[in-house]
Context: one part of a larger RNA
RNA sequence: CCCAGGUGAAGGAACUAGGCAAAAUAGCACCGUAACUUCGGGAGAAGGUGUGCCUCUGAUAGGUGAAGGUCUUUACGACUGGAGCUGAGAGAGGUUGCAAUAGUCAGGUGGUUGCGACUGUUUAAUAAAAACACAGCACUCUGCGAACUCGAAAGAGGAAGUAUAGGGUGUGACGCCUGCCCGGUGCUGGAAGGUUAAUUGAUGGGGUCAUUGCACUUCGGUGUGAGAAGCUCUUGAUCGAAGCCCCAGUAAACGGCGGCCGUAACUAUAACGGUCCUAAGGUAGCGAAAUUCCUUGUCGGGUAAGUUCCGACCUGCACGAAUGGCGUAACGACAGCCACGCUGUCUCCAUCUGGGACUCA
Numbered sequence: 001c002c003c004a005g006g007u008g009a010a011g012g013a014a015c016u017a018g019g020c021a022a023a024a025u026a027g028c029a030c031c032g033u034a035a036c037u038u039c040g041g042g043a044g045a046a047g048g049u050g051u052g053c054c055u056c057u058g059a060u061a062g063g064u065g066a067a068g069g070u071c072u073u074u075a076c077g078a079c080u081g082g083a084g085c086u087g088a089g090a091g092a093g094g095u096u097g098c099a100a101u102a103g104u105c106a107g108g109u110g111g112u113u114g115c116g117a118c119u120g121u122u123u124a125a126u127a128a129a130a131a132c133a134c135a136g137c138a139c140u141c142u143g144c145g146a147a148c149u150c151g152a153a154a155g156a157g158g159a160a161g162u163a164u165a166g167g168g169u170g171u172g173a174c175g176c177c178u179g180c181c182c183g184g185u186g187c188u189g190g191a192a193g194g195u196u197a198a199u200u201g202a203u204g205g206g207g208u209c210a211u212u213g214c215a216c217u218u219c220g221g222u223g224u225g226a227g228a229a230g231c232u233c234u235u236g237a238u239c240g241a242a243g244c245c246c247c248a249g250u251a252a253a254c255g256g257c258g259g260c261c262g263u264a265a266c267u268a269u270a271a272c273g274g275u276c277c278u279a280a281g282g283u284a285g286c287g288a289a290a291u292u293c294c295u296u297g298u299c300g301g302g303u304a305a306g307u308u309c310c311g312a313c314c315u316g317c318a319c320g321a322a323u324g325g326c327g328u329a330a331c332g333a334c335a336g337c338c339a340c341g342c343u344g345u346c347u348c349c350a351u352c353u354g355g356g357a358c359u360c361a
Base pairs, nucleotide, nucleotide: 001356002355003354004353005352006351007350008349010347011346014345019342027051028050029049030048031047036041038173052095053094054093055092056091057090062086063085064084068080069079070078071077072075108340109339110338111337112336113335114334115332116331120132121131136171137170138169139168140167141166142165148157149156150155174327175326176325177324179257180256181255184254185253186250187249188248189247190246193245194244195243204234205233206232207231208230211226212225213224214223215222216221258276259275260274261273262272285319286316297313298312299311300310301309
């Protein structure tokens, strides 16, 4: 020096990112116990007092219940009886010790804020949380051979269930609530019109060619036109559903929720007015917030001193209502701040015990 422990003058968080670690509290009985509250809690709130042993009250209350006695339906009977054994707790007195749950074991407490209602679940081996889940709430699908899921299929789950049921999605106890926008996207409904597939194959065109016109001819043919039927290549009129276009509805569907200018008898501000744009321009509530850049905003509180914390203000860069808003008792190995107690965390280290390291063998 390292590891595991013990003790410590005075101070008592001055340490530190942070009371990390340590110390402290601790059992049982009694007294007593606030705000708040969903009346259950909070609560072991907090804060106090007592605690060993001996004697006495007193072998006390209580428990157990023998012998004996009485009665009859004579029984492993009923009633009575109280011996013996056991014996909590209390009161009074005394007594040892520094100390009486003397050892072991064995809550530190309070205030305030954020988040999540809660118990629960999770990254086996760096994250236990504010994340997930949850009861509750809402929307939507599904009439049963259900929807949905697995499976080429048979079949199975759903379910040996039947809309008070089952699937999907979102939110997340409870309380008060949940505003405006359907223009875009989605979904649902509608069917007049437009567009439109396979299908159907009208019409036109091309090729081939029986036959045939004309010209020339050595009469054998040659050249050049027209061209039926059939076959074939092609054109694609007409018929034609859903969908899309179109018309409505729907936001606890995906989502969205403005700008400029002026105006009041000091100033400032603007209840008010004008104008542009939009589908509609953010309502209630909250707000420098787990969200605020400027910012350590400003004011107040707490401190001698506070970029954190709490209460306000509102100028919300860029809160906002089931991607829920705002509250909320209880709960939390969650996160921030403060206080009391307590302490070697520190001022500032010292010393002891055990084991290492180290030196020697």
Record summary
The part of an RNA shown here (large-subunit ribosomal RNA, domain IV) has 361 nucleotides and comes from a Gammaproteobacteria bacterium. Model confidence (mean pLDDT): 87 of 100. It matches the Rfam family "Bacterial large subunit ribosomal RNA". Its family is annotated with structural constituent of ribosome and ribosome in the Gene Ontology. Taxonomically the source falls in Gammaproteobacteria (Bacteria, Pseudomonadati, Pseudomonadota).